Molecule: RNase P RNA; transfer RNA
Organism: Sulfuricaulis sp.
Parts: sequence; structure tokens; C1' cells
RNA sequence: GGAGUUGGCCAGACAGUCGCCGCCCGACCACGUCCGCGUGGCCGAGCGGAGGAAAGUCCGGGCUCCAUAGGGCAGGGUGCCAGGUAACACCUGGGCGGCGUGAGCCGAUGGAAAGCGCCACAGAAAAUAUACCGCCAGAUCCGAAAUGACUGGUAAGGGUGAAAUGGUGCGGUAAGAGCGCACCGCACGGCUGGCAACAUCCGUGGCACGGCAAGCCCCACCUGGAGUAAGGCCAAAUAGAGGAACGAUGGUGUGGCCCGCACUGUUCCUGGGUAGGCCGCCAGAGGUUCGCGGUGACGCGGGCCCUAGAUGAAUGACUGUCCGCGACAGAACCCGGCUUAACGGCCAACUCCUUUU
RNA sequence: ACGCAUGUGGCGCAAUGGCAGCGCGCGACCAUCCGAAGGUCGAGAUUGCAGGUUCGAAUCCUGCCGUGCGUACCA
Repeated sequence: GGAGUUGGCCAGACAGUCGCCGCCCGACCACGUCCGCGUGGCCGAGCGGAGGAAAGUCCGGGCUCCAUAGGGCAGGGUGCCAGGUAACACCUGGGCGGCGUGAGCCGAUGGAAAGCGCCACAGAAAAUAUACCGCCAGAUCCGAAAUGACUGGUAAGGGUGAAAUGGUGCGGUAAGAGCGCACCGCACGGCUGGCAACAUCCGUGGCACGGCAAGCCCCACCUGGAGUAAGGCCAAAUAGAGGAACGAUGGUGUGGCCCGCACUGUUCCUGGGUAGGCCGCCAGAGGUUCGCGGUGACGCGGGCCCUAGAUGAAUGACUGUCCGCGACAGAACCCGGCUUAACGGCCAACUCCUUUU
Repeated sequence: ACGCAUGUGGCGCAAUGGCAGCGCGCGACCAUCCGAAGGUCGAGAUUGCAGGUUCGAAUCCUGCCGUGCGUACCA
């Protein structure tokens, strides 16, 4: 200098003018008053005002109601091991497999010797089987013979298929074959290391065990349902009407079913009425910095900071200057993740190649 | 905002791992004086998109995209 890997940060900047939402302070007006003040309106000043994904709503948790969600079945989810966490399908570290020269990256990665099922077409045969072409033997048949037929052996070679009952080599044989041997693979047992997944080594066995579990299933672990339109309070209005179900061994309380628990006129449909306000609603598994523990995710302790809260829903418009002309995109109960979208810029650590010293 | 359902020729629907089909519609021809009905033949599909599992995917799994539906309170 070039090419890359990993992690983190930023998301046009500055100034001025006019607006919008929230909080707070002050002045004025109205109403109420237990005379302290409270509520509402309006005006003015100050402060704060979208994201790394606010998105998809795919997971997990908080919160609220239904038993303080309890037992069983069914259903659902996760899936190498250990740890982190409020929890997870997330994260960290490790194992195994694959990719890369490397830094590093990727992997739905338990079990197919518990059972069932499927494997189209082709092929002899698709899973306790079997032999199409071949190869080999024969004392059988036809034939002059080669050949052919028949019987038997075989699975090395060919062929089919996505997949064909370990691979390579040597021996062996009529031809062959784990038939025998060596190495590799596989299975089982053991030692050692490791919490474990697993790995090294040793021994035994000629090999039994094709694939699919994102087919049913088995094993281990987890799992009640609903969602802020949850739920609570105030106000307003109406026909508290009609019908259906059940009749306490019942009905309902949100679960798919049963038990249990709670309530005892309750549910559903049609019809009728209101479409107003307040709380929930932002101080939280919060952020940041220092110290300690840990390989790390993270945890513990101290200091400092407060950072949107709307309900037709606020962050905009205009002007000036500058640059690299600014992507994806807008909170709606909150938080931790994942996934998806996306112009560019900056920083740190590391790797490879080339050059110079 | 929250919660569900769904996507296959132009339209309405089948096919639940093994050659994507049916009806209507469309085109050509026959028949008719001309049409309709009828008959014969035919065209028309990235199974919403992308990736994965599998020998093989409309079907199974994952992620996106589109469309549709439901919701409060009182008696």
C1' cells in the first nucleotide's frame, strides 16, 4: 500500500422566524369552598419532545382479570453439553461436522438395534429380500463341435436408481465372497482427561445397523387462558321489552375435556340506549461511570443522571451558510430478544498478500 | 392497537408428499339463412415471493408480501 474479519459509534450540521404536544411557573377571568385552596378557560415565560430498527407481531417476560392457576388427560413448544438471565426459540463458552491460506464464519446438531408408516418411476431386488446381463462347475439334455437348454455355486464386474447389505490392498478360490489377513471405517467393553457433550489410547467382534423423525412416534425438559379495546372509577341515556337454554346430579365463571374451586337466576340471541371524562400511562429487570469477581455472557457494590406520553393522535414549515446533498423509516401498556428494511461515514482490535528498513 | 383467517389458469373451487385437475369463461371448427343452445378440438399456471428438509414439495418447516374479518360500555 492492497484485500479482508470481528466489535462498537453516528444517522446532515449551525443560526434565525412562525407553529404543534407535554410538564412546570406567573398574571387575569369564571365557578365551587371546610377560606388553606381546588377545578376550568385564556395569555405569557422556561424546560423537554421518536428509532436503530419505533416495523413484522415471530418468541420470552412484566402488569391486569379469570382460584394466590391447583390435579390428571389431551394439545403445544424446545432439542449436542455447561453456564448467564425475570424468562426465552436469546446470549456466552465449549464439543462435533462443514467452509476459508488465515483472522474467523456457518449448522432445526437427541433417538432409525421400542414400534408403526413411506421410499413414485426404473430395477432381479427398496429392506430379515433377491439374481437381469455376466463369471464358474456339472457325471444331465440337443448337437460333429462351438454354442444353447437344465441344475447348482457366486455377487468380483456390468446395468437400474436419489439410495443396492462396509472401503482399499494382498492372499485365497472352479469362479467368488470378511472366506483369511493388514490398514481405514463401524459396533461393543474398558482405562485416562473433562462437571458434561466428547476426545485420546487399549482390547474384543468379521460387520450385525439403507434412508426419511421440518411422517407418526420415543426420550428429556418447559408449558393454564385472555389481552391496556386487559382492568378500575365517575358521568349520561333507555322499553330495565321479547325469545331460547338449563331447573341445582343444573347453569355460569373465557381454557379442548374431566376433577377441584367460586357464585346461585345466570347465559345467549333479537330489540333498546351511550359513543363523554379520569386512572392504567411512563422512575424502569432504566441509563452512565468507577471498583471487585468471572475466559465470557453477566453478577455484586458505590457515585451521578431523569430521557416523549398523545387519544383524530404532537417533532413541522420557511430563510441563510456549509458539506460527502442525507438511506430505511414515525412511539401508542412496558421491557429483553429474533427477523426483515437500509445512502454512507468514523473508530478499535485482528488476519493474509506485497513492498521498504 | 390487539387477535384471527386466507392466498392454485380470467372467475369459483379440487388435489395432504409421487405427471397440477374440474366447472364456468376464452379461441378455432362443425351445424344454422343468421344467432343462441348443442357437438368436436385447443390454448391458458413461477400453486403470492424467497430459502430450507426430502430422491422428489401446491402439500412439511422458516422468513417476508398481499387480502379479508372481529373488537368498547350500559340495562